[in-house]
RNA sequence: GCCCGUGUACCUCAGUCGGCAGAGGGUCUCACUCGUAAUGAGAACGUCGUGGGUUCGAUUCCCACCGCGGGCU
Numbered sequence: 001g002c003c004c005g006u007g008u009a010c011c012u013c014a015g016u017c018g019g020c021a022g023a024g025g026g027u028c029u030c031a032c033u034c035g036u037a038a039u040g041a042g043a044a045c046g047u048c049g050u051g052g053g054u055u056c057g058a059u060u061c062c063c064a065c066c067g068c069g070g071g072c073u
Base pairs, nucleotide, nucleotide: 001072002071003070004069005068006067007066010025011024012023013022019056027043028042029041030040031039049065050064051063052062053061
């Protein structure tokens, strides 16, 4: 330099072939307990990597760039 994959909550990851963003773990509060853990209930969590384009509407489609991983030379 070229090619492929990937980027979504604090972490690990789903997701929609364009129409309200989710799960588990973790965190916080409450209940239970002599107390802790476990368990149960509830809550807070997100510019969906960045910028542009298409569209009535983009996390999703297109382009460029950036980060990470892999391959080729």
Model confidence (mean pLDDT): 82 of 100. Transfer RNA from an Actinomycetota bacterium, 73 nucleotides, folded computationally. It matches the Rfam family "tRNA". By type it is a transfer RNA. The same sequence occurs in records of 2 taxa.